[in-house]
RNA sequence: GCCCUCGUAGCUUAAUUGGAUAAAGCAGGGCCCUUCUAAGGCCAAGAGUGUAGGUUCGAGUCCUGCCGAGGGCA
Numbered sequence: 001g002c003c004c005u006c007g008u009a010g011c012u013u014a015a016u017u018g019g020a021u022a023a024a025g026c027a028g029g030g031c032c033c034u035u036c037u038a039a040g041g042c043c044a045a046g047a048g049u050g051u052a053g054g055u056u057c058g059a060g061u062c063c064u065g066c067c068g069a070g071g072g073c074a
Base pairs, nucleotide, nucleotide: 001073002072003071004070005069006068007067010026011025012024013023019057029043030042031041032040050066051065052064053063054062
């Protein structure tokens, strides 16, 4: 330099053929239980999807540039 894959909550993953309010687990918060802690139970909250554009009635999903991570070729 070229090619491929990936980027969604603090972390790990979902999200159907492009379609209604992006869904869970863990962690964190509150409450219950317990002498206390752990375990367990209940409740609430937390994101607009790496970034900038484009296509579309509609984009996490499709297209392009850039950024980042991993891999391959030279």